[in-house]
Context: one part of a larger RNA
RNA sequence: CUGGGCGUAAAGCGUGCGUAGGCGGAUGAUUAAGCGAGAUGUGAAAUCCCGGGGCUUAACCUCGGAACUGCAUUUCGAACUGGUCGUCUAGAGUAUUGUAGAGGGUGGUGGAAUUUCCAGUGUAGCGGUGAAAUGCGUAGAGAUUGGAAGGAACAUCAGUGGCGAAGGCGGCCACCUGGACAAAUACUGACGCUGAGGCACGAAAGCGUGGGGAGCGAACAGGAUUAGAUACCCUGGUAGUCCACGCCGUAAACGAUGUCAACUAGCUGUCUGUGAACUUGAUUCGUGGGUAGCGUAGCUAACGCGCUAAGUUGACCGCCUGGGGAGUACGGCCGCAAGGUUAAAACUC
Numbered sequence: 001c002u003g004g005g006c007g008u009a010a011a012g013c014g015u016g017c018g019u020a021g022g023c024g025g026a027u028g029a030u031u032a033a034g035c036g037a038g039a040u041g042u043g044a045a046a047u048c049c050c051g052g053g054g055c056u057u058a059a060c061c062u063c064g065g066a067a068c069u070g071c072a073u074u075u076c077g078a079a080c081u082g083g084u085c086g087u088c089u090a091g092a093g094u095a096u097u098g099u100a101g102a103g104g105g106u107g108g109u110g111g112a113a114u115u116u117c118c119a120g121u122g123u124a125g126c127g128g129u130g131a132a133a134u135g136c137g138u139a140g141a142g143a144u145u146g147g148a149a150g151g152a153a154c155a156u157c158a159g160u161g162g163c164g165a166a167g168g169c170g171g172c173c174a175c176c177u178g179g180a181c182a183a184a185u186a187c188u189g190a191c192g193c194u195g196a197g198g199c200a201c202g203a204a205a206g207c208g209u210g211g212g213g214a215g216c217g218a219a220c221a222g223g224a225u226u227a228g229a230u231a232c233c234c235u236g237g238u239a240g241u242c243c244a245c246g247c248c249g250u251a252a253a254c255g256a257u258g259u260c261a262a263c264u265a266g267c268u269g270u271c272u273g274u275g276a277a278c279u280u281g282a283u284u285c286g287u288g289g290g291u292a293g294c295g296u297a298g299c300u301a302a303c304g305c306g307c308u309a310a311g312u313u314g315a316c317c318g319c320c321u322g323g324g325g326a327g328u329a330c331g332g333c334c335g336c337a338a339g340g341u342u343a344a345a346a347c348u349c
Stems, first nucleotide, its partner, number of pairs: 004320003007303002012317001014201004021194003025088007033081002035077008049065006091191001092188004096183004103177007110154001115149007125136002162169002206247006215241002220236004258316006266294012278281001298305002322349003331342004
């Protein structure tokens, strides 16, 4: 390279937008680049193959033929691919009217609870554990009542519920804003799919500057446990967790399942649209879009998947090729750093 693969054995980029490229709906005409047929020229000789001949045979030598699957020129063909011109509406999109939603951003606002502080009542304990101790408390704690401050998170509703490309998103209100879906029409007329590079977004932790700091809490200190206990348990507690701006760019970033499209039995639950029927009902029958549980055919090494495919196919991208060494070294690029990304070999089994 060919081939075979990627849910769990090695393997789907964390996710999207999109450049080049690859691929691309129906129909008419045209062209003739790809494609097919013919002709001409060329494709040295030797070699290979076929048929003869010569060395006693063979190897070897030699004669003739075929072949040299190629290239160029030219003529013809027009189904398919491509090019050009035209038409179309089934893909894609736009407009109109609605619907559901923790989708995003900004500003405001509410109550419960924890903590601290102030004041009242009140007295000897509180706290914590397997049991204790450290700790707090007669300078009045804990308990209880009233008040104040401040930060963070939003119980119930809450749901294999919803929304988002993913990360993710949950009190309430307002403003700004993205997407999805449905029903009817009207319009554009292939405007599409994928996407190497590229760009953007990207949990937590971490970093920079400035704020903030209730609770929790790496590090750290003390008390226990223990042979020891740099832990598990307890009492404290700093970074951090929160906000603004700027970095970082990684996760079991998981459905461990790339995106798009077509086709292929059913049944049940649920969310959200919409239509019809009448017997207006907790009704019945349809028809879309999500999300779950079973399951047919089929697939699978099995487990399992099964119209939300891991089935049957097509288009495009990414990735894998025995274990360790190693996602490491070196070099490049990126980063303030931490480090990230790209990515070997010797050696060894």